[in-house]
Context: one part of a larger RNA
């Protein structure tokens, strides 16, 4: 390298956005580089192949032939692809007109619960487990009502229901903002798809500086179990969690299923809109965009899938190539650290 793969058997980048590059709509017209035809030079000999020939054969020699699939040139063809130019609108964007939401980010405010203090009632318990203890309580606990303070998280609605490109968003209101769907008898003229690098975003967890800190709770004490309990239980309790700036950059970042376009049975159910007949509709049909279930062909090893495809085809990108060794050494970059990226081989079965 041809070839074969990537739900689950090794294989989809954690997500976007975009360089180079690959690929790319319909109709026309020039031109001929790709691309076909021919026709001419070249392609040393040797060797390989085929004929025929010398060495007793062969090996090896010697003679013609083919072949050297290449490259140059010169004429032609134009159907594809390509350069150039012209025009189209169904791809792709803009504009009108509506809709629908936990998408973003910042301010404000709210109840409930919860701990704490202070103050009133009251007097022996309270807590807490399989049981207990430890632990808190006559210096008045716990229980109960009043005040007052703080953090956090936002019950019900709530939904295989909604938006976001993923991570991931959930209490009300105001503000800034970002996409997405629907109509369109409006406009640009293929302006598209992917995307190596490259840039940005990226749950928890940790990590710096500076505020915070109710409840939770890694470590850590203590008390139970146990044969032991470095745990599972239980009392308590520190980073942590929460803000603001900054860092890290990794997940079973998962649908374990990369984008993209086109095509291929229905049946149901849900969100968002639009159109429709009919005298009205609670109601029927029609479409588009999305989110679930059943299933036909069809694919699969099989579980499954199946217009949300894992079908049937194209286009681009990432990534597999037995199991351990090992995601480890090593170099390299990257980070403040922990670490991440990239990533072997001996050996061994």
């Nucleotide at each position: 390298c041809u070839g074969g793969g990537c739900u689950u058997a090794a294989a989809g980048g954690g997500c976007g956005c975009g360089u180079a590059g690959g690929c790319g709509g319909g109709c026309u017209g020039u031109c001929a580089a790709g691309u076909u035809u021919g026709g001419g030079g070249u392609g040393a000999a040797a060797u390989c192949c085929c004929g025929c020939g010398g060495c007793u054969c062969a090996a090896c020699c010697g003679u013609g032939g083919a072949a050297c699939u290449g490259c140059c040139u010169c004429a032609a063809a134009u159907a594809c692809u390509g350069a150039c130019g012209g025009u189209c609108u169904c791809g792709a964007g803009g504009g009108a007109g509506a809709u629908a939401g936990g998408g973003g980010c910042g301010a404000g405010c709210g109840g409930a619960a919860c701990u704490a203090a202070u103050g009133g009632u009251g007097g022996a318990g309270c807590g807490g487990u399989g049981a207990a203890a430890u632990g808190c309580g006559u210096u008045g606990a716990u229980a109960u009502c009043a005040u007052u303070a703080g953090g956090a998280a936002c019950u019900c609605c709530g939904g295989u229901g909604g938006c976001g490109a993923a991570g991931g968003c959930g209490g009300c209101u105001c503000g800034c903002u970002g996409g997405a769907u629907c109509u369109u008898u409006u406009c640009u003229g293929a302006c598209g798809c992917u995307g190596a690098g490259g840039c940005g975003c990226g749950a928890a967890a940790g990590c710096u500086a500076g505020g915070g800190g109710a409840g939770c709770a890694a470590a850590c004490g203590g008390g139970a179990u146990u044969a032991g309990a470095u745990a599972c239980c239980c009392c308590g309790g520190u980073a942590g969690u929460c803000c603001u700036a900054g860092c890290c950059c990794u997940a079973a970042a998962c649908g374990u299923u990369g984008g993209g376009u086109a095509c291929u049975a229905g049946g149901u159910a849900g969100u968002a809109g639009a159109c429709u007949a009919g005298a009205c509709a609670u109601g029927g049909g029609u479409u588009u965009a999305c989110u679930g279930c059943c299933g036909a062909a069809g694919c699969a090893a099989a579980a499954g899938u199946g217009c949300u495809a894992a079908g049937u085809a194209c286009c681009c990108c990432g990534c597999c190539u037995g199991g351990g060794g090992a995601g480890u050494a090593u170099g390299g970059u990257c980070g403040c650290a922990a670490g991440g990226c990239u990533g072997a081989a001996a050996c061994u079965c």